Notes: Large-subunit ribosomal RNA, domain II from Nephroselmis pyriformis, 679 nucleotides, folded computationally. The RNAcentral record of the full RNA draws on ENA. Rfam family: Bacterial large subunit ribosomal RNA. The family is grouped with related families in Rfam's "LSU clan". Its family is annotated with structural constituent of ribosome and ribosome in the Gene Ontology.

Context: one part of a larger RNA
């Protein structure tokens, strides 16, 4: 780990609803007793045959009506089905579907390990240093002092035995449930050890670690209380058929639990429901608006008031103030989820008329689950108009949905699987190869492998459109002359001459045309170009806009790796137009099966499905009926069959065992780190 076997909704009482059976205005006994699981006897007692009202009381009626009867209205009630007994399901109180705590308490065993005490023993190689006292000798008045000797003190020293465990390696199914090697601390003491005995579980013992108290300690073990409790996790055994949820609201020592109520199954009884269309209503969003209200606001106007100069100060006063503030008013550009003079779509509601028709709704019993919801689109709030965030409205999918596309991809786009079929049209998406299907037509775009990842911003890429000029009376571009005088305009300067700066910007002679100068340059001139003009040349050129489509901005870590990949450039890119054709469990052809309606044909619809409800059925053991069987019974294997769960049955093997209709259950096992056993 496999394999076999065992292994989890039960008993019981009560209550309540549904079926069934008995008698039936009746219906039933309980305990006892006789009998002995049979059955009798028991009528105490329950239910119901009347019900109103807090009662008293009153009764097909009764209560209520603020002084008392009446009536009247209002609540409940009257017009007969109950009752016992059995399955079924559910609640309810017991262990109550199973297995599972840490924990609490009682009562007893533990101090052979350990802590600490005790009483009696035992053990400590060799070596070092050498207090203290004493002695001999020197010293003194005598003392201190001082040499040498002798002596052996220390929780002294070094370092075995013995006790510990400082570091590190091995070791981790170990030599070992704590160990081995190096290495390391103490080794005459508060040392170590041997045997006896003492303290004991909320207590012992502790040079105090929450250590230790038999591999167990922030409260030991061992039986009991005991099936402890568990709002938690895990587990819960055949089959097939209808139906089908929800993750919201209110509460809640409530938030992963529970109650009611929204949503689902059954079953019974009811007449409605839906959907479009037109008709009336309803309301205060989107948008608009803003002297039609409240609220904000750039700015300005006008003018109180303050602040500053000023009259020498200081008080009171009078006075200033474009370049200090600034209310109230008045103009006013802008706005507003908590503003509205206004105001849709859509939603809500009520009537009418059509359409649908196993539909849909409501009412009443019974039984649930379900109160952790995700993502998408849309309108919002919170947050950074960040989150695969997070709270909410309204639709959608997944949850509880398989197929096809989206390379793969729960929630996205098409479309809802009842079953077979090597039929067929089609959806969404595709048609060059992987890979089913035109390397399809016709007009254009792109040159970047853009396609096939991105922003501000650049862009003399390039297509296509529009506008306004100038052009054979010669445009634009290149190229070749010319571009003058009055005058060095006037001022101003050291100088100012087109060209440092101010002020003015004329003339008409010369012209084809030439600014008192548009821009280098000198100190100032000079020079050198530009406007303007002409010759040469000959046909388009100039500027703006607005739209396609490319470039540049674009750096990431193992290996291309930003078309799924080969590979595409008159695409197999991209934009429009057209026709073909592939493609799903959708849609349809044949064929079979079931539900429902309505019951038997036949028609119609229908059959995706977790929690959850409902219906039918296979199958174990044992019992009642009643059998088989050495004249071959079950079983494995083979064979046939049925929508399953099963079932039938040949050969072989060698001992029990089957059918009909009913009953009873220790009544189905791939899963509980399930329990036993084998291997």
């Nucleotide at each position: 780990g496999u394999c076999a076997g065992c292994g989890a909704c039960u008993c019981a009482a009560u209550a309540a609803a549904u079926c069934c059976a008995g008698c039936g205005u009746g219906c039933u006994u309980a305990a006892g007793c006789g009998a002995a699981u049979a059955c009798g006897u028991g009528g105490a007692g329950g239910c119901u045959u009347a019900g109103a009202g807090a009662a008293a009381u009153c009764g097909a009626a009764u209560u209520u009506u603020a002084a008392a009867u009446a009536u009247c209205a209002a609540g409940u009630g009257u017009u007969a089905a109950g009752u016992u007994g059995g399955a079924u399901u559910u609640a309810u109180u017991g262990g109550a579907c199973u297995c599972g705590a840490a924990a609490c308490c009682a009562a007893g065993u533990g101090a052979u390990c350990u802590a600490a005490u005790u009483a009696u023993u035992a053990a400590u190689a060799g070596g070092u240093u050498g207090a203290a006292a004493a002695a001999u000798c020197a010293g003194u008045a005598a003392a201190a002092u001082g040499u040498u000797u002798u002596g052996a003190a220390a929780g002294a020293c070094c370092c075995a035995a013995c006790u510990c465990g400082u570091g590190a390696a091995u070791g981790u199914u170990g030599c070992a449930a704590u160990a081995u090697u190096c290495u390391g601390a103490g080794a005459u003491a508060a040392u170590u050890a041997a045997u006896g005995a003492u303290u004991a579980g909320g207590g012992g013992u502790g040079a105090a670690a929450g250590g230790c108290c038999a591999a167990u300690c922030a409260a030991a073990c061992u039986u009991g209380g005991a099936a402890a409790u568990a709002g938690c996790u895990a587990g819960u055994u055949u089959u097939c058929c209808g139906c089908g949820a929800a993750a919201u609201c209110u509460a809640u020592u409530g938030a992963g639990g529970u109650a009611g109520a929204g949503c689902g199954u059954a079953a019974u009884a009811a007449a409605a429901a839906a959907a479009a269309a037109c008709u009336g209503a309803u309301u205060g969003u989107a948008g608009a608006g803003u002297u039609a209200c409240u609220c904000u606001c750039a700015g300005a106007a006008a003018u109180a008031g303050g602040g500053u100069g000023g009259c020498c100060c200081a008080a009171a006063g009078c006075u200033u103030u474009a370049a200090c503030c600034a209310a109230c008013u008045u103009c006013g550009a802008a706005g507003a989820a908590a503003c509205u003079c206004c105001g849709a779509a859509u939603a809500u509601c009520a009537g009418u008329u059509u359409u649908u028709g196993g539909u849909u709704u409501u009412a009443u019993u019974a039984c649930a689950g379900a109160c952790a919801g995700a993502c998408u689109a849309u309108g919002u709030g919170c947050g950074c108009u960040a989150a695969g965030g997070u709270a909410c409205g309204u639709g959608g999918u997944c949850a509880a949905a398989a197929g096809g596309g989206a390379a793969a991809c729960a929630g996205c786009c098409c479309a809802g699987a009842u079953c077979g079929u090597a039929g067929g049209u089609u959806u969404a998406g595709g048609u060059c190869c992987c890979c089913a299907a035109a390397c399809a037509a016709u007009u254009u775009u792109u040159g970047a492998g853009u396609g096939g990842g991105a922003a501000a911003a650049g862009c003399g890429a390039u297509u296509u459109u529009u506008u306004a000029g100038c052009g054979a009376u010669a445009a634009c571009a290149a190229u070749c002359a010319g571009a003058a005088g009055g005058u060095a305009g006037g001022c101003u300067u050291g100088g100012a001459a087109g060209c440092a700066g101010c002020c003015a910007u004329c003339c008409a002679a010369u012209u084809a045309a030439a600014g008192a100068a548009a821009g280098c340059g000198u100190a100032a001139c000079a020079g050198c170009u530009c406007a303007c003009u002409g010759g040469c040349c000959g046909a388009g050129u100039u500027a703006a806009a607005a739209a396609g489509u490319a470039c540049u901005g674009a750096a990431a870590a193992u290996a291309u790796a930003a078309c799924g990949g080969g590979g595409c450039u008159c695409a197999a890119a991209a934009a429009a137009u057209u026709u073909a054709c592939c493609g799903a469990a959708a849609c349809u052809g044949c064929g079979a099966a079931a539900a429902u309606a309505u019951u038997a044909a036949a028609u119609a619809u229908u059959u995706g499905g977790u929690a959850g409800c409902g219906g039918a059925a296979c199958g174990u053991u044992c019992u009642g009926u009643u059998u088989u069987u050495u004249u071959u019974a079950a079983u494995a294997u083979g064979u046939u069959u049925g929508u399953a769960a099963g079932a039938a049955u040949a050969a072989g093997u060698u001992a029990u065992u089957a059918a009909u209709c009913a009953g009873a259950a220790g009544c189905g096992a791939u899963a509980a780190u399930g329990c036993u056993g084998a291997c």
Model confidence (mean pLDDT): 81 of 100.
NCBI's taxonomy places the organism under Eukaryota, Viridiplantae, Chlorophyta, Nephroselmidales, Nephroselmis.